[in-house]
Order: sequence, then structure tokens, then C1' cells
RNA sequence: GCUUGCGUGGUGUAGUGGCCCAUCAUAAAGGAUUCUCAUUCCUUUGACCCGGGUUCGAAUCCCGGCGCGAGCACCA
Repeated sequence: GCUUGCGUGGUGUAGUGGCCCAUCAUAAAGGAUUCUCAUUCCUUUGACCCGGGUUCGAAUCCCGGCGCGAGCACCA
């Protein structure tokens, strides 16, 4: 350089056009339980990489960019 896959809370993830002010776990904060700690339970906080397009409607489809991974090529 070419091809290809991926990017969602602090972390890991579900989602494949409308049922999504986005799932679950973990984390953090508060509370209940307990003599205390641990465990368990409840509540809250917190995310769609960036820009544009298509569409009545986009996390989802398309284009460009950025980042990461894989393969191929180059390596005087």
C1' cells in the first nucleotide's frame, strides 16, 4: 500500500430498520439485612468512535475519516 472484520456506560457484552429516552453482567454511590464483616437484596448513576447521506424512522443500511485486529504485497 491492497483486501477484509470490528468499534455500544469505567470494563465485558446483547442488538441486524420502528417493540430502544438501548440488554445483561461487572463497577461506583446510596439504602435494607447483620453485633460487625462478608454474603444476599433494592434503588440510582453511566454508552451507540467522528462527520455526512438514504429513509417517515438508523446502534442497525450506504459513503468518507479515525482507531484496533487479521490476511496479502513491498522491504533497495